RNAcentral holds the sequence, with entries from ENA. Transfer RNA from a Candidatus Aenigmatarchaeota archaeon, 72 nucleotides, folded computationally. Taxonomically the source falls in Candidatus Aenigmatarchaeota (Archaea, Nanobdellati).

[in-house]
């Protein structure tokens, strides 16, 4: 230079084009003499940016940016 994977919550992942979840973490409350555990709730997303197809795009096109690997 080119092929190729990837890119979603604070981290590690999910999600058939049709209401973006999980686990761990945070935070408040029970619990307990107190931690910690364990229980219950909350909060936390422009889904990497621009754009284009669709009634509807995390999902599927283009094109930039970041990361990994491969080639040369």
């Nucleotide at each position: 230079g080119c092929c190729u994977c990837u890119g979603u919550a604070g981290c590690u992942c999910a999600a058939u084009g049709g209401u973006a979840g999980a686990g761990c973490a945070a935070u408040u409350g029970c619990c307990u003499u107190g931690u910690a555990a364990g229980c219950a709730a909350u909060a936390g997303g422009u889904u990497g940016a621009g754009g284009g197809u669709u009634c509807a795009a995390g999902u599927c096109c283009c094109u930039c940016c970041g990361g990994g690997g491969g080639c040369u």